[in-house]
RNA sequence: ACGGACGUAGCUCAACGGCAGAGCAGCGGCCUCCAAACCCGUAGGUUGAGGGUUCAAAUCCUUCCGUCCGUG
Numbered sequence: 001a002c003g004g005a006c007g008u009a010g011c012u013c014a015a016c017g018g019c020a021g022a023g024c025a026g027c028g029g030c031c032u033c034c035a036a037a038c039c040c041g042u043a044g045g046u047u048g049a050g051g052g053u054u055c056a057a058a059u060c061c062u063u064c065c066g067u068c069c070g071u072g
Stems, first nucleotide, its partner, number of pairs: 001071007010024004018055001026042004048064005
C1' cells in the first nucleotide's frame, strides 16, 4: 500500500429496517448470629465519528478513526 473482519452498558456479547437487551460486575433488599451463595428489585447507552438513503437506521450506502487477520 491492497483485501477482509470487527467497533452496542464497566466487561463478554445479543438485537428481520419498526420498544436498544442478556449474562457477569455495581447498588438496594430478602435470607443468615455474621458473611458467601441463592432469590427479588434497581441504576447504567449520543450503538466509534461525520455524511447519505428511508416515513423510520445499531442494522443499508459512503468517508474517516481504532483493533485484529491476510497478501506483497
Background:
Predicted 3D model of a 72-nucleotide RNA (transfer RNA) from a Micrococcales bacterium. The coordinates come from a structure-prediction model, not an experiment, and the mean pLDDT is 84. The sequence was found in a public genome assembly. The organism belongs to Micrococcales, within Bacteria.